[in-house]
RNA sequence: GGCAGAGUAGAGCUUUAUGCGUUAAGUGCCUUCUGAACAGGGAGUUGUCAGUUGGACGAAGAAGUAAUUCGCGGUAUAGGGCUCGCAUCCCGCUGCU
Numbered sequence: 001g002g003c004a005g006a007g008u009a010g011a012g013c014u015u016u017a018u019g020c021g022u023u024a025a026g027u028g029c030c031u032u033c034u035g036a037a038c039a040g041g042g043a044g045u046u047g048u049c050a051g052u053u054g055g056a057c058g059a060a061g062a063a064g065u066a067a068u069u070c071g072c073g074g075u076a077u078a079g080g081g082c083u084c085g086c087a088u089c090c091c092g093c094u095g096c097u
Base pairs, nucleotide, nucleotide: 001097002096003095004094005093010084011083012082013081014080015079016078017077018076019075020073021072022071029055030054033051034050035049036048040091041090042089043088061070062069063068
C1' cells in the first nucleotide's frame, strides 16, 4: 500500500411489570423556532432525537349493586429477548497479504 473485519449512541419487532387515557390526553401526520447527539480521534448533513408554535385528521367499550374485572389506544416508563445499527468523509484499531 491492498483486501476483509470489529466496535457506539440509538432504532424496529416482541414480551413482562407498573401506570395514563377511554369525560380523548397521548400516538401518528404537516408546520414555526431553539437545542442536542451521532463508534477510539477529527469533521458532519437536506438525515436523527428532544423541546416548542400553529394546523388537519381522529378512537371501543363492556360486565358488575359495588369493590373490581375483561378489553381498547399506531398510549407512558422500566426490565428481558431477537434483529438492525456511526448519512457521509478522513485518521486510528484487529486479521490476512
This is a predicted structure of a 97-nucleotide RNA (THF (Tetrahydrofolate) riboswitch aptamer) from Lachnobacterium bovis. The RNAcentral record of the sequence draws on Ribocentre. Its Rfam family is "THF (Tetrahydrofolate) riboswitch aptamer". Its family is annotated with tetrahydrofolate metabolic process in the Gene Ontology. Rfam 15.1 lists 747 matches to the family in 747 species.